[in-house]
RNA sequence: UCAUGUCCACGCCACACCCGUCGCGAGGCGGGGUCGGAAAGCCACGGAUCUCCUCGAGACCGCCGGGUUGCCACA
Repeated sequence: UCAUGUCCACGCCACACCCGUCGCGAGGCGGGGUCGGAAAGCCACGGAUCUCCUCGAGACCGCCGGGUUGCCACA
């Protein structure tokens, strides 16, 4: 340095649901919350699923795959 994730440590995110808010909607954002996650960080590139002012445009990375970045240090 790379791979793996089972040790240690500091921590991180936040399902469902509730409140507010934006959107036609899927859903997004903020607060609460904590089911879980070793990338549950980021990217809509492929597939799946979903929405609609429907043949096109969108949503979604905590569905699967891919790309890319990152913490610890036992093996």

The prediction has a mean pLDDT of 86.
A computed fold for a 75-nucleotide RNA from a Pseudomonadota bacterium, annotated as c-di-GMP-I riboswitch aptamer.
It matches the Rfam family "c-di-GMP-I riboswitch aptamer". On this family, see Weinberg et al., Nucleic Acids Res 2007: "Identification of 22 candidate structured RNAs in bacteria using the CMfinder comparative genomics pipeline". Gene Ontology term of the family: cyclic-di-GMP binding.